[in-house]
RNA sequence: AGAGUUUGAUCCUGGCUCAGAACGAACGCUGGUAGCGUGGAUUAGGCAUGCAAGUCGAACGGGAUCACCGAUAUAGUAAUAUUGAGGUGUGAGAGUGGCGGAUUGGGGAGGAACACGUGAGCAACCUGCCUUUGAGUCGGGGAAAACCGUUGGAAACGACGGCUAAUACCGGAUGUGGCGCCUGGCGACAUCGCCGGAGCGCUAAAGGGGGCCGCAAGGCUCUCGCUCGUAGAGGGGCUCGCGCACCAUCAGCUUGUUGGCGGGGUAACGGCCCACCAAGGCCUACGGUUAGCUGGUCUGAGAGGAUGACCAGCCCCACUGGGACUGAGAUACUGCCCAGACUCCUACGGGAGGCUGCAGUCGAGGAUCAUUUGCAAUGGGCGAAAGCCUGACAAUGCGACGCUGCGUGGAGGAUGAAGGCCUUCGGGUUGUAAACUCCUGUCAUGGGGGAACAGGCGAGGGGAGUUAAUACCUCCCUUAGUUGAGUGUACCCCAAGAGGAAUUGGCGGCUAACUCUGUGCCAGCAGCCGCGGUAAUACAGAGGCCAAGAGCGUUGUUCGGAUUUACUGGGCGUAAAGGGCGCGUAGGCGGCAUGGCGUGUCGGAUGUGAAAUCUCCGGGCUCAACCCGGAAAGUGCGUCCGAAACUACCGUGCUGGAGUAUGGGAGGGGGAAUCGGAAUAUAGGGUGUAGCGGUGAAAUGCGUUGAUAUCCUAUAGAACACCGGAGGCGAAGGCGGAUUCCUUGAACAUCACUGACGCUGAGGCGCGAAAGUCGGGGGAGCAAACAGGAUUAGAUACCCUGGUAGUCCCGACCCUAAACGGUGCACGCUAGGGGUGGGCCCAUUUCACCGGGCCCGUCCCUGAGCUAACGCGUUAAGCGUGCCGCCUGGGGAGUACGGCCGCAAGGCUAAAACUCAAAGAAAUUGACGGGGGCCCGCACAAGCAGAGGAGCAUGUGGCUUAAUUCGAUGCAACGCGAAGAACCUUACCUGGGCUUGACAUGCAGGUGCACGGGCUAUGAAAGUAGCCUUCCUUCGAGGGUCCUGCACAGGUGCUGCAUGGCUGUCGUCAGUUCGUGCCGUGAGGUGUUUGGUUAAGUCCACCAACGAACGCAACCCCUUUGGGAUGUUGCCAGCGGGUAACGCCGGGAACUCGUCCCAGACUGCUUGUUCACGCAAGAGGAAGGUGGGGAUGACGUCAAGUCAGUAUGGCCCUUACGCCCAGGGCUGCACACGUGCUACAAUGGCCGGUACAGAGGGAAGCGAAUCGGCGACGAAGAGCGAAUCCCCAAAAGCCGUCCCAGUUCGGAUUGCAGUCUGCAACUCGACUGCAUGAAGUUGGAAUUGCUAGUAAUCGCGGAUCAGCAUGCCGCGGUGAAUACGUUCCCGGGCCUUGUACACACCGCCCGUCACACCAUGAGAGUCGGGAACACCCGAAGUCCGUAGUCUAACCGGAAGGAGGGCGCGGCCGAAGGUGGGUCUGAUAAUUGGGGUGAAGUCGUAACAAGGUAACC
Repeated sequence: AGAGUUUGAUCCUGGCUCAGAACGAACGCUGGUAGCGUGGAUUAGGCAUGCAAGUCGAACGGGAUCACCGAUAUAGUAAUAUUGAGGUGUGAGAGUGGCGGAUUGGGGAGGAACACGUGAGCAACCUGCCUUUGAGUCGGGGAAAACCGUUGGAAACGACGGCUAAUACCGGAUGUGGCGCCUGGCGACAUCGCCGGAGCGCUAAAGGGGGCCGCAAGGCUCUCGCUCGUAGAGGGGCUCGCGCACCAUCAGCUUGUUGGCGGGGUAACGGCCCACCAAGGCCUACGGUUAGCUGGUCUGAGAGGAUGACCAGCCCCACUGGGACUGAGAUACUGCCCAGACUCCUACGGGAGGCUGCAGUCGAGGAUCAUUUGCAAUGGGCGAAAGCCUGACAAUGCGACGCUGCGUGGAGGAUGAAGGCCUUCGGGUUGUAAACUCCUGUCAUGGGGGAACAGGCGAGGGGAGUUAAUACCUCCCUUAGUUGAGUGUACCCCAAGAGGAAUUGGCGGCUAACUCUGUGCCAGCAGCCGCGGUAAUACAGAGGCCAAGAGCGUUGUUCGGAUUUACUGGGCGUAAAGGGCGCGUAGGCGGCAUGGCGUGUCGGAUGUGAAAUCUCCGGGCUCAACCCGGAAAGUGCGUCCGAAACUACCGUGCUGGAGUAUGGGAGGGGGAAUCGGAAUAUAGGGUGUAGCGGUGAAAUGCGUUGAUAUCCUAUAGAACACCGGAGGCGAAGGCGGAUUCCUUGAACAUCACUGACGCUGAGGCGCGAAAGUCGGGGGAGCAAACAGGAUUAGAUACCCUGGUAGUCCCGACCCUAAACGGUGCACGCUAGGGGUGGGCCCAUUUCACCGGGCCCGUCCCUGAGCUAACGCGUUAAGCGUGCCGCCUGGGGAGUACGGCCGCAAGGCUAAAACUCAAAGAAAUUGACGGGGGCCCGCACAAGCAGAGGAGCAUGUGGCUUAAUUCGAUGCAACGCGAAGAACCUUACCUGGGCUUGACAUGCAGGUGCACGGGCUAUGAAAGUAGCCUUCCUUCGAGGGUCCUGCACAGGUGCUGCAUGGCUGUCGUCAGUUCGUGCCGUGAGGUGUUUGGUUAAGUCCACCAACGAACGCAACCCCUUUGGGAUGUUGCCAGCGGGUAACGCCGGGAACUCGUCCCAGACUGCUUGUUCACGCAAGAGGAAGGUGGGGAUGACGUCAAGUCAGUAUGGCCCUUACGCCCAGGGCUGCACACGUGCUACAAUGGCCGGUACAGAGGGAAGCGAAUCGGCGACGAAGAGCGAAUCCCCAAAAGCCGUCCCAGUUCGGAUUGCAGUCUGCAACUCGACUGCAUGAAGUUGGAAUUGCUAGUAAUCGCGGAUCAGCAUGCCGCGGUGAAUACGUUCCCGGGCCUUGUACACACCGCCCGUCACACCAUGAGAGUCGGGAACACCCGAAGUCCGUAGUCUAACCGGAAGGAGGGCGCGGCCGAAGGUGGGUCUGAUAAUUGGGGUGAAGUCGUAACAAGGUAACC
């Protein structure tokens, strides 16, 4: 510090996700040790049990018990025993009294508040214990607990009577003082505070202990107390400034409310409370929700954000609510009273209780410990002290909950062992890892030694103080002794032995780490993207590896990354985002000069900012964590001093901003009134006749009652052609005939006046297209709705004919828009060019125009700059300033609820649940378009011949079957694999058999045994069972064979979507790319575009391109012409010979032909045209513009085809999915399709005669002549391995006949008889003869081939093959027609355009409906909760009153009184009750839309001109 994820790719916007750190954590797996921390976050839910606040006998009455002494009495002779008054000591339990139970400890429910934080204030206050200091502590009185007696009650707890002490209580005295009244001075001065003054009034107390003297009384003294004051410290109370959560879908709140006067109350100010008076007060108030606040903690570079465990400060709470009492202090956690809920006890009458103290328990929960030890230390309470108490605290225990340290060994060790895993079978890896050798001894274990924490207390001794005192007491020093829970702990030493101690997660990318097996969209994984459908580095297991390590992962939460709320530090033309427009309030901001002030600002000083924490330095535990000391910091607040530039404020000026004035012009600016013509419709009249109208085509409609058309007249309403223009005006909406009236604004010119008067503008006010609403008019045309006609599968649409609201006017509403420049307003600055509107100036002119210049408006192009790009560019989207509005992923949704507005429609404001990983902007390359342009192709057109109809052949589908083996399936499967299924083939079926196998290789064992041949039985055969014959040899055995067994063979079994190879197709289409350079942020572009030209990216020209590659063309083969060479088996012109005839013979090498080699064609030449390339015409030539044909198929596409041709990974079968055999099937037939053959006839059929090819094939072959048969063919066999012989007859053609018919056409079908091949023609061959003589008379929609030696037509050959050809591959014969042309159909190429497509239009995608699930709104209602309000009732209790009753202290003249208690009454008053509203939650028949789901239904709305441009 970034990364992944939107796309085919790119850049941007933007969200989601990850890597980091942290935690009071939890869960999973694992777990050696030590230290330091830390541990009920949930139900402020309920609690058994124990403990958590007592102490003081030196305040007091007393005193159980025990110990000692022991009078007396009894028994006894006595010892002694018993009794035990009394005394001394001890001092339990309870009580009176004092102090403390208001601290400590726990928790965070409530509380949005002066609660907290910070800084101030109290002259408006209180303060026990403590310190300081002054004064005092005199003298009396009356009770009541305990106790005793009686008594009630189950108990808790009382009642009555009686006795009694005090530091308990009550009078009195004294009054330094204090307080009140009066008064002087000072102060920050209303009250008031401080220091004084004189007088009057009021106002205290308590004793205990020790020592000495003394008979005692008492005195002296010390000490602890007590009382009244003073001062302090510490603590507390009150007040104020500022700071500190969210919601405006809470906008107004308030009657003790705001203030005053007078009272009450309090320690004290105060409406804190009350009576009266006034009518104020507050405003992010009021309301709602949530929350303890802080120091700090976590994170972060910081600014910030989140948080408030432990520790510390403050606040609040103590079962819930209310209340007071006591007290220095409480409205009191372990006090009291009342009410309520709950729990417990009960004799049913009544009582008791409060763990949010420490442990512990139940419950709820994902989840949080011991019912431990001790007061040794620290601290607290009481006490004079010893001491007692202390679940505060100190310790230990439990939990890897966290942080930190240590260990689980170290060194050597290669036959790189074994085993595991992988493997290309060679090896690799685990791996120096282990074994093995040599060491070490931390921790744990055993044994031994052994601290610190201890200070204190303290008999004794010394000193000082006090005192009359060497007593006493206090303080200091010293000291015997004594005190440790943890603990025999930390630490040290010794012993033994590598011995006891490693896991967890991950390994597709992000992100470090890869293979095998299993699984087969299953099981599963997943933080995001995404993996899994038979070869998964993503699931599961294994091996290996990576990471961290006594831990490691997961989950949750926070910050970070996220500059993704932007103060630091973002944006708004198109991504989310400028308010529809103006006026203007508050607010924010504001020109030049100068004087002052000192608000902000800046500097210095000072106070504070608790401690702890963080940082730095130093130190202590062996280190570290941890702890200790010091410093710094704490960015803040207060006070004082200073500065004066800027800012604010107070003054004084200025004119540049702004405004005013004057002048002449421009304008569809606004409002009102009046007028006009064209057009349309209607009405009347005339002419006139059969149609009009409308459309793609029609129809509805109108018209013989006279339309349309045309002429005249009249009426009506609405809108204003031409001018008219990216021209004008207006803030926007918007404004268009003419004239008049009223009226706003802007520009220009003048530079006279005012003197900052300005800019922006939350709320607010006004304006605001169209549609719509209300009332009243108006209504020609147009025209939602509606009706009809068409279109269509449908057509509630598009088209047509009609047509009502409405459109128009007046008045009143509505208030929205793609209200757009998708661009807020104002001001300043920053290169230019061109056009246009308005005004002015210069120059010029007779007047003008034109020309030059300034200002304002407006449009186009471009620079710098900006921008993601597109683009903007002085009219900014550039550079700056001020102010306003708005945005923060998509959907849900501009929706719901609430509120405001509206007559309504609806508008404004405006969420959440849930859901997705995207949604989006711009640009790029493709693809596509019922977009455009250019071009090509038997693509269409023009032609010829077909196919589609018939019969048959053949292939396919389907059906059938035991099987009808398998594959091929739009073009590009279907006479295809198959160049030939009767058996074989054959893969299928049925049946019969074999099991190392029909075939290959190897190993082991056995066997004198061949291999082979023959025979018998059985059988359909295969096979099975048996018999006969029999090899070489060095006699060991070997070779070979067979048998047995093991490895293995074998598979046309699966996967062509695991593959190689081959092939089809686009397409013989002209394309596809690269290097370097250049352009662009980039994808990418350029080159390859453009203009010509071509069959061609063929060539040329131009050009930020220049070159190059694969394709095109050429090179190759055949063919067409000629030449040369050669001359048999081919040839025969000339010469000679010969025959019935024939190159038959001699011979020839001319010709044909064969073979080889050459030549030839290149737009080379001419003319025209062109820049060039080229094109056109022509000449010559056998051939002319690639001469014709073939071979040749770029980058790639279709997961195209083939595992059944072969090869091959993986999977599967192994007495069978292998192998053999027989028979059957592949030929099955209601049908459907493809490809063909033969026809339908006269361009023909038939009969007879007769002529002319090419290319092939031939030995298990081709087979001549001859003979037989009507014929297929048979018999026989010459010649020929072939330019020699044979197949071999070529056929159409030419001459004759038939005369238009189901025929002398056509030949299917069937019967009979045959031939041939073959082991065998039944299923199931071909051919022949005779007989039979079907459909069919030219073929619907739709459709195929072909542009010349082509189509058409005619025959011939070959492969396969025993036989079987209408198929296939070839060959030649005869031999046409047509092409105007590129509008259309199909396919293709290039350029361009749009795009929401990229699996690329067979694309994408919308809405209803149906089903399932989810969240949510409404809903008759129902059930809870909260806070108020009104009224009723009214506990405890304070306060007030008091006629009843009771009454120790004081007064008293003794009657009584004062005072007090109880009772009663009153105000207030918790809980409770009633009522109507309000807020909020849950739930509900039903209902609304929304979201998400697998391949549902209906249509086709959008994206291309999306087929009616889309959208608001």
This is a predicted structure of a 1512-nucleotide RNA (small-subunit ribosomal RNA) from an uncultured rumen bacterium. The sequence is in RNAcentral, with records from ENA and SILVA. It matches the Rfam family "Bacterial small subunit ribosomal RNA". Model confidence (mean pLDDT): 84 of 100.